Background: This is a predicted structure of a 539-nucleotide part of an RNA (small-subunit ribosomal RNA, 5' domain) from an uncultured organism. The coordinates come from a structure-prediction model, not an experiment, and the mean pLDDT is 82. The RNAcentral record of the full RNA draws on ENA and Greengenes.

[in-house]
Context: one part of a larger RNA
RNA sequence: ACGCUGGCGGCGUGCUUCAUACAUGCAAGUCGUGCGAGAAAGUCGCCUUCGGGUGGCGAGUACAGCGGCGCACGGGUGAGUAACGCGUGGGUAAUCUGCCUUUGGGUCUGGGACAACUCCGGGAAACUGGAGCUAAUACCAGAUAACACCACGAGACCUACGGGUCUUGUGGAAAAAGAUGGCCUCUUCUUGAAAGCUAUCGCCUACAGAUGAGCCCGCGUCCCAUUAGCUAGUUGGUGAGGUAAAAGCUCACCAAGGCUUCGAUGGGUAGCUGGUCUGAGAGGAUGGUCAGCCACACUGGAACUGAGACACGGUCCACACUCCUACGGGAGGCAGCAUUAGGGAAUCUUGGGCAAUGGGCGCAAGCCUGACCCAGCAACGCCGCGUGAGGGAUGAAGGCCCUCGGGUCGUAAACCUCUGUCGGGAGGGAAGAAUGGUCGUUGUGCAAAUAGUGCUUCGGCUUGACGGUACCUCCAAAGGAAGUCCCGGCUAACUCCGUGCCAGCAGCCGCGGUAAUACGGAGGGGACAAGCGUUGUUC
Numbered sequence: 001a002c003g004c005u006g007g008c009g010g011c012g013u014g015c016u017u018c019a020u021a022c023a024u025g026c027a028a029g030u031c032g033u034g035c036g037a038g039a040a041a042g043u044c045g046c047c048u049u050c051g052g053g054u055g056g057c058g059a060g061u062a063c064a065g066c067g068g069c070g071c072a073c074g075g076g077u078g079a080g081u082a083a084c085g086c087g088u089g090g091g092u093a094a095u096c097u098g099c100c101u102u103u104g105g106g107u108c109u110g111g112g113a114c115a116a117c118u119c120c121g122g123g124a125a126a127c128u129g130g131a132g133c134u135a136a137u138a139c140c141a142g143a144u145a146a147c148a149c150c151a152c153g154a155g156a157c158c159u160a161c162g163g164g165u166c167u168u169g170u171g172g173a174a175a176a177a178g179a180u181g182g183c184c185u186c187u188u189c190u191u192g193a194a195a196g197c198u199a200u201c202g203c204c205u206a207c208a209g210a211u212g213a214g215c216c217c218g219c220g221u222c223c224c225a226u227u228a229g230c231u232a233g234u235u236g237g238u239g240a241g242g243u244a245a246a247a248g249c250u251c252a253c254c255a256a257g258g259c260u261u262c263g264a265u266g267g268g269u270a271g272c273u274g275g276u277c278u279g280a281g282a283g284g285a286u287g288g289u290c291a292g293c294c295a296c297a298c299u300g301g302a303a304c305u306g307a308g309a310c311a312c313g314g315u316c317c318a319c320a321c322u323c324c325u326a327c328g329g330g331a332g333g334c335a336g337c338a339u340u341a342g343g344g345a346a347u348c349u350u351g352g353g354c355a356a357u358g359g360g361c362g363c364a365a366g367c368c369u370g371a372c373c374c375a376g377c378a379a380c381g382c383c384g385c386g387u388g389a390g391g392g393a394u395g396a397a398g399g400c401c402c403u404c405g406g407g408u409c410g411u412a413a414a415c416c417u418c419u420g421u422c423g424g425g426a427g428g429g430a431a432g433a434a435u436g437g438u439c440g441u442u443g444u445g446c447a448a449a450u451a452g453u454g455c456u457u458c459g460g461c462u463u464g465a466c467g468g469u470a471c472c473u474c475c476a477a478a479g480g481a482a483g484u485c486c487c488g489g490c491u492a493a494c495u496c497c498g499u500g501c502c503a504g505c506a507g508c509c510g511c512g513g514u515a516a517u518a519c520g521g522a523g524g525g526g527a528c529a530a531g532c533g534u535u536g537u538u539c
Stems, first nucleotide, its partner, number of pairs: 001534004007385006013378002015343001020341002024338003029069003034066002042057006076296003085221008095213002100209002103206005108142004117132006149172010178201006187194003222268003229259003234256008271293004275286004299318004321332004349375001351374003357371001358369004388418004398409004422480001424475005432466001436462005443455004483528005488509003494523005504511002
C1' cells in the first nucleotide's frame, strides 16, 4: 500500500511518485519619543437663492511619503554535489563581526537638496516626464583628535626568521544627531519661559569581551579497471592587481612542472552527520519525523544595497511557460501554510489563536508573526482500556456427527444475583499565567530638590485559542461495541457433504482422474485480536 472488518482514549506520524503546473487567501513588518505634511464618512451648530456654503468634533486619526532598524532570522525542499560538502581534530602570527556587555573620550559650527504636496503633461494599463515649495537622527562642507589608521624613524622582548607584541618621536588624513520627560540652583527677560541644568533613549570614536561567520590543514567518507593514463592557469617562481583575509583568486613574464595501480582521469549512484532498523556481538541496511551542517528557490547568468546576500515571498539580463492588452506594451514564479489539477499502490483542513514559547520593530503601551501553540481528518504506527462478572445440567431447543447406544457445540444459552470501565445524559470545573499595564506601597541611584526619572519590595485589579476541554460527582442501563486468517507436512488445529486431473488450491514439497483431513460448503477446532491476512522492502 491493498482486501475484509472496525468501540474508545493518549502520544506520535502523514506526497517515498512529477525540483510537475498552480486559481484564491494568508506567510515581514514596525517606529509619530527621527521628519514634513494630512483627509473622508458621520455628527453637532450657524447662514441659505434650498443647489449649497461655513465652523467645531471626528483627528493631528486613516492612507501615502522621507528617514531608521528588520527583511541574510524563522519556514520549505534534497535537484545538484563523491567535494575540505560532511564528520572529527587542529590552525588563522592571513581575517571580519550589526544588535549586546565592560571601560575611556567626545557629541562644536555651517550649507545645499530630494520625496510627500501643488501645477502642467504622456500612457489602455503597468507606470512615468517637466516646473515649483519644504523638514529631518536623510545628504554635504568645515572645526576639534587619543594608545585607533597611513608614511618615515628609535628602543625592548619574542620568533616557525616570514614576522609579531610593547613603549615612543615627527608628519599626514578621518568623526558625530538629535529626541522625550522634568526643573528654575546659577545667567537673561521676570506670571512663567529661554539659554542652561538634569534623567532616559540615542549618535561618534577607541581598546577589550561575547556571539556569529570566512579561509586553510591532518584523518575518515559508495560502486565500476568490461574506465589507465590525466593536466597549459595546468605545477612552481617574480611582479602587479584583487579580497575583510592566505592563495593562479586574476593578469603579464619566466621555468617545465603537477597527479597516478596506496587507483589519477572517466563513468554510474548519492545531500552528509547525530541517529534509526536489525543482530548475542562483529557487522549489514538506512538517513522519513527531531537536532547540527551543506546546497537550492521556474531555468541559466550578474551584480547592487548592507555588519552580513551574490538574497525563496529584492533588482537587472536572457530562455521556456502562464496571464492581461486599446497590439504600442506589461505582469508572474507555493521546494512557506492551507488548497487545486496532473502523476501514482499511496499521504490530511482553502480551520482557531497570538493565551504560552520564540522572533522583528518600538522608551513603552503595543503591532506583526500559516514560526509556534492548538483543534480537524486518517487503525498510518506504538501504548492502554472495553465489548461484562459470579452462579447456573431434565447437560433444554436447534445445528453437526453417529457403530442409532450415543457424542459434540456446552456453563455455552435461557434463568438468578451483581457491577458500571468506555459510550449516553445532567451538574460542577481546572493547571498551563509568568510577565506587562494600572493604583497604592518599601528601599535606593542621579540631583539644589519634597519635580522628574532609572532600578527595586509588597499588595489589589486586569490577560486562555485549546474549552465548558481534561478531571470530579450523580443518573439510567448488559443495554451501543468482534473480527480476520488458518486446520496434508513444514505448523498449533478433523469430520461430513458436494465435485470427479473438472472446478479449483499452492510459500516449498505438492493436492484433485468416485469415499479428497490439501478444491467448494457446513459443523467443529487453532492462532492473533480492533485488528487480521496478502504484497513489497530491510536485517